[in-house]
RNA sequence: AGCUAGAAACGGCAAGAUACUUGAAAGGGUAUUACGCAAAACUACCGGUCUAAGGACAAUAGUCUAAGACAGCGGAGUUACCAAG
Numbered sequence: 001a002g003c004u005a006g007a008a009a010c011g012g013c014a015a016g017a018u019a020c021u022u023g024a025a026a027g028g029g030u031a032u033u034a035c036g037c038a039a040a041a042c043u044a045c046c047g048g049u050c051u052a053a054g055g056a057c058a059a060u061a062g063u064c065u066a067a068g069a070c071a072g073c074g075g076a077g078u079u080a081c082c083a084a085g
Base pairs, nucleotide, nucleotide: 004085006082012037013036016033017032018031019030020029021028022027035072041078042077043076045075046074047073048070049069050068054065055064056063057062
């Protein structure tokens, strides 16, 4: 220095809830507080999941559809602190 794994330490992020805001919605943003996380850092490439404005079909009910969204669903890629084994 690298790989595997993650005991300790310094720290980091922030689920849900609440308030405000944005969006058609799913969801996103800010603040408070922490459920948890050794990549819960980044990237929509693959699978999966969510929504359906618009569109299509149907008729007076609805159904389908992503170019919208989820990185804290999984895979993959990129980057990274510490240092016992």
Predicted 3D model of an 85-nucleotide RNA (c-di-GMP-I riboswitch aptamer). Of the family's consensus pairs, 95% are formed in the model. The coordinates come from a structure-prediction model, not an experiment, and the mean pLDDT is 87. It was read from a public genome assembly, where an Rfam model found it. Its Rfam family is "c-di-GMP-I riboswitch aptamer". About the family: GEMM was predicted in a large-scale screen for bacterial structured RNA regulatory elements.